[in-house]
Context: one part of a larger RNA
RNA sequence: GGCGUGCGGGGAAUGCCUAGGCUCUCGGAGGCGAAGAAGGACGCGAUAAGCUGCGAAAAGGUUCGGGGAUCUGCACAUAAGAGUUAAUCCGAACGUAUCCGAAUGGGACAACCCACUUGGUUGAAGACCAAGUAUCCUUAACAGGAGGCCAACCCGGUGAACUGAAACAUCUAAGUAACCGGAGGAAAAGAAAACAACAGUGAUUCCGCAAGUAGUGGCGAGCGAACGCGGAUUAGCCCAAACCAGUUCCGUUACGGCGGGAUUGGGGUUGUAGGACUGCUUUUUAGAAGUUGAUUGAAGUUGAACGAUCUGGGAAGGUCGGCCAGAGCAGGUGACAGCCCUGUAAGCGUAAAGGUCAACAACGUAGCAGUAUCCUGAGUAGGUGGGGACCGGUGAAAUCCCCUCUGAAUCUGGCGGCACCAUCCGCCAAGGCUAAAUACUCCCGAGAGACCGAUAGUGAACGAGUACCGUGAGGGAAAGGUGAAAAGUACCCCGAAUAGGGGGGUGAAAAGACCCUGAAACCGCACGCUU
Numbered sequence: 001g002g003c004g005u006g007c008g009g010g011g012a013a014u015g016c017c018u019a020g021g022c023u024c025u026c027g028g029a030g031g032c033g034a035a036g037a038a039g040g041a042c043g044c045g046a047u048a049a050g051c052u053g054c055g056a057a058a059a060g061g062u063u064c065g066g067g068g069a070u071c072u073g074c075a076c077a078u079a080a081g082a083g084u085u086a087a088u089c090c091g092a093a094c095g096u097a098u099c100c101g102a103a104u105g106g107g108a109c110a111a112c113c114c115a116c117u118u119g120g121u122u123g124a125a126g127a128c129c130a131a132g133u134a135u136c137c138u139u140a141a142c143a144g145g146a147g148g149c150c151a152a153c154c155c156g157g158u159g160a161a162c163u164g165a166a167a168c169a170u171c172u173a174a175g176u177a178a179c180c181g182g183a184g185g186a187a188a189a190g191a192a193a194a195c196a197a198c199a200g201u202g203a204u205u206c207c208g209c210a211a212g213u214a215g216u217g218g219c220g221a222g223c224g225a226a227c228g229c230g231g232a233u234u235a236g237c238c239c240a241a242a243c244c245a246g247u248u249c250c251g252u253u254a255c256g257g258c259g260g261g262a263u264u265g266g267g268g269u270u271g272u273a274g275g276a277c278u279g280c281u282u283u284u285u286a287g288a289a290g291u292u293g294a295u296u297g298a299a300g301u302u303g304a305a306c307g308a309u310c311u312g313g314g315a316a317g318g319u320c321g322g323c324c325a326g327a328g329c330a331g332g333u334g335a336c337a338g339c340c341c342u343g344u345a346a347g348c349g350u351a352a353a354g355g356u357c358a359a360c361a362a363c364g365u366a367g368c369a370g371u372a373u374c375c376u377g378a379g380u381a382g383g384u385g386g387g388g389a390c391c392g393g394u395g396a397a398a399u400c401c402c403c404u405c406u407g408a409a410u411c412u413g414g415c416g417g418c419a420c421c422a423u424c425c426g427c428c429a430a431g432g433c434u435a436a437a438u439a440c441u442c443c444c445g446a447g448a449g450a451c452c453g454a455u456a457g458u459g460a461a462c463g464a465g466u467a468c469c470g471u472g473a474g475g476g477a478a479a480g481g482u483g484a485a486a487a488g489u490a491c492c493c494c495g496a497a498u499a500g501g502g503g504g505g506u507g508a509a510a511a512g513a514c515c516c517u518g519a520a521a522c523c524g525c526a527c528g529c530u531u
Stems, first nucleotide, its partner, number of pairs: 001530009015516001016481002020452002022449007029441002031149002039100003042055003046078001050074002061094006070082003105114003115133007135146003153184001154182005164171001168218001194201002205232005215223002236433003239377001243266010271411001273376004277370004287363001290360007300348003306321005322339002324328001330342003382406002385403005392418001413428005468475002488515001491503004
């Protein structure tokens, strides 16, 4: 030096565990904010660095309800206290809520500085206290509204490139990403100037099929409908105008009026045209702010049934014998518990707001006939030129939208049916509203998993968006486990020692806090064999 055996050190794998995650389901909620939000700064404790909670009334104040013996958060210590005259705790409402922050009296390098007005304190003051003092919109004024934050979903505006085409330019990626504006719990769309095809359907939205079809396309890469069918859910309405009436202003007059503008109310809403108008007739049924009642609804509460014996540190395990079950979901308890504890099934209770249902109910809502006249959305429809959207890349290119220059008709009217024309058919634009079926989940409650189990699962199971890095935008960790219970080793000894160790004690076991298990690498000690 090597090999072997034994005993250690070291190290953290592995096993087991779960306080945390991940993905969903059902229900709720879908907003907060000038009554000052979101997010922070600084404070508040007997001692108080961190977290949590709170705000100078500061780990908290008041009232009501629940609850019934402990309590002074995490946080296991000391001190000092509180509590059956009901504390701590739980729920609801109220109060307080410094400073910054939309931040809003003015300013500023956020958490600071400096004012003015009115009222008050004071002998006074360059002191203090209370309230007010931003901008924009609206309004005669008073009053009122807006602003900022927020995960995704939604609508609109602006709008890429990488990439693909095996290069690249039309094309694609893609109307995606990004940015901007706006709204809601959903949004958007929506009651035919629609489809269809000689038969018919009857607003919109979403799903399945139609169908990767018809098409489109350097006919490349690719892009890609509709009709119709089957489902989900269903709901329809209101203005403008004609006409009538009121108010007001103006013009004109032969003072009898006539005409026009503005505004308010009635009327009216349609395509088998409808309405006004004229003449008749009649009171019915949807909807509905609001009121009343019922129900739901917070903390919470009742809630069945087991003993012995054996092993063991410990019984929930084994054995024996029972019981409950509208409850054998689950968690805990010294090993595996329907019957030990918390619970579970099933009941009970429950203030306000809110939801739902019922009753009442202002308001609101109809029909017939006639057809001379009037009305039925104009710089609109359509057209030229240029773009865009559609499955459609300009094409034979309809339809829809925008800019430009133009520019109708008025029911004997107008639009569409993929150039255009005729016939035929469908529909009535140029005003508006509309639940449900659909999309999403920052958040709350309940539950689930052939999801993870600490190099996994969130970056984060732990004082994690922390420590740390960066001027900054930003980047971004590591780190869980004594034991059933601290019973966390009294006392003695060695030692310089409150280091460490040896006795002794606790414990089932030292598991001894560098604490469950404790692999390997690596490092030793002892012995054996051997070069």
The part of an RNA shown here (large-subunit ribosomal RNA, domain I) has 531 nucleotides and comes from Siphonobacter sp. BAB-5405.
The RNAcentral record of the full RNA draws on ENA and SILVA.
The prediction has a mean pLDDT of 83.
NCBI's taxonomy places the organism under Bacteria, Bacteroidota, Cytophagia, Cytophagaceae, Siphonobacter.
It matches the Rfam family "Bacterial large subunit ribosomal RNA". Rfam 15.1 lists 51,934 matches to the family in 10,816 species.